[in-house]
Molecule: transfer RNA
Organism: Patescibacteria group bacterium
RNA sequence: GGGGGUAUCGUUCAAUUGGCAGGACAGUGGUCUCCAAAACCACCAAUCUAGGUUCAAGUCCUAGUACCCCCG
Numbered sequence: 001g002g003g004g005g006u007a008u009c010g011u012u013c014a015a016u017u018g019g020c021a022g023g024a025c026a027g028u029g030g031u032c033u034c035c036a037a038a039a040c041c042a043c044c045a046a047u048c049u050a051g052g053u054u055c056a057a058g059u060c061c062u063a064g065u066a067c068c069c070c071c072g
Base pairs, nucleotide, nucleotide: 001071002070003069004068005067006066007065010025011024012023013022019055027043028042029041030040031039048064049063050062051061052060
């Protein structure tokens, strides 16, 4: 220099043909208990950045950023 892949709650993974962004763990509150743990219930919280297309974008298009792999 060329090509490919990944980027989503604090962490780790989902999201079908473009149609309400969800699960687990963590955190907070509650129930239970003499207290705590466990269990159960509830809550909290995210689409890498900037544009474009569309009634509607995590998803499609363009450019960029970070990381990983391959070729030279």